Overview
The RNA shown here (SAM riboswitch aptamer (S box leader)) has 97 nucleotides and comes from a bovine gut metagenome.
RNA sequence: CCUUAUUGCGAGCGGCUGAGGGAACAGGCCCGAUGAAGCCCGACAACCUGCCUUGCGGCAAGGUGUCAAUUCCUGCGGUGAAAACCGGAAGAUAAGG
Numbered sequence: 001c002c003u004u005a006u007u008g009c010g011a012g013c014g015g016c017u018g019a020g021g022g023a024a025c026a027g028g029c030c031c032g033a034u035g036a037a038g039c040c041c042g043a044c045a046a047c048c049u050g051c052c053u054u055g056c057g058g059c060a061a062g063g064u065g066u067c068a069a070u071u072c073c074u075g076c077g078g079u080g081a082a083a084a085c086c087g088g089a090a091g092a093u094a095a096g097g
Stems, first nucleotide, its partner, number of pairs: 001097007012041001014040003020031003025075004042067003047063002049060004071090001076087004
């Protein structure tokens, strides 16, 4: 970089630390000294994996991943009077190439 799948569920009143954070750009809207980000621990999930099963599926949790708000919302297109809804793009994660 390409392909496929998923992306409204779930997850701490812990320890260290100490100001920022919510991917990038723009616009909004939020979170944060009642402690952001980061690290450790913990937890959640179950894509790969292992075991059982004819199968559906079940169990485990080794490799990843995740743990405010739909991927926080909008940015492109469609429907609509509007609110809103549907799709796309982009991103994220996994597996494969």